[in-house]
RNA sequence: GAAAACUCUGGAGAAGCCCGCACGUCGGGUGCCGAAGGUGCAAGGCAAAAGCCGAAUCUCUCAGGCAAAAGGAUAGAGGAAAU
Numbered sequence: 001g002a003a004a005a006c007u008c009u010g011g012a013g014a015a016g017c018c019c020g021c022a023c024g025u026c027g028g029g030u031g032c033c034g035a036a037g038g039u040g041c042a043a044g045g046c047a048a049a050a051g052c053c054g055a056a057u058c059u060c061u062c063a064g065g066c067a068a069a070a071g072g073a074u075a076g077a078g079g080a081a082a083u
Stems, first nucleotide, its partner, number of pairs: 006078005015030001017029004021024001031066003037062001038060001040058001044053003
């Protein structure tokens, strides 16, 4: 003196909606959110061309979510070995 695993702390948004009955970790419906994951691409690069590669907290809302809990991008602190 740097990064990762890992540990601690903080961490937003959006219906505790409606219907059904077998009352559930269930089925159906409407509205909504954007910060797990996933989709799309600007500059730029490659290619004769078609096209390909290509970032995000942007975009879509597939997945996920809309009291609390859990989860949570991400931020701060700690952090062995290696160098």
Model confidence (mean pLDDT): 80 of 100. This is a predicted structure of an 83-nucleotide RNA (Glycine riboswitch aptamer). It matches the Rfam family "Glycine riboswitch aptamer". Gene Ontology term of the family: glycine biosynthetic process. Of the family's consensus pairs, 89% are formed in the model.